[in-house]
Molecule: transfer RNA
Organism: Gemmatimonadaceae bacterium
RNA sequence: UGCCCCGUCGUUCAAUGGCAGGACCUCGGACUUUGGAUCCGAAGAUCGUGGUUCGAAUCCACGCGGGGCAA
Numbered sequence: 001u002g003c004c005c006c007g008u009c010g011u012u013c014a015a016u017g018g019c020a021g022g023a024c025c026u027c028g029g030a031c032u033u034u035g036g037a038u039c040c041g042a043a044g045a046u047c048g049u050g051g052u053u054c055g056a057a058u059c060c061a062c063g064c065g066g067g068g069c070a071a
Stems, first nucleotide, its partner, number of pairs: 001070007010024004018054001026042005047063005
């Protein structure tokens, strides 16, 4: 420098173009003499800017970040 792939809660993994969900973690409660375990509940995310569309995490463009290959 060129090409390819990836980017979603703190972590990990989902989501036919149509309500962004599960598990772990965290917090609150129940239970318990206490802790742990178990049960119930809550908080928490689509890398950015535009475009297409009635509607975008999803499709397109350009950036940003990460990884890989070639030189």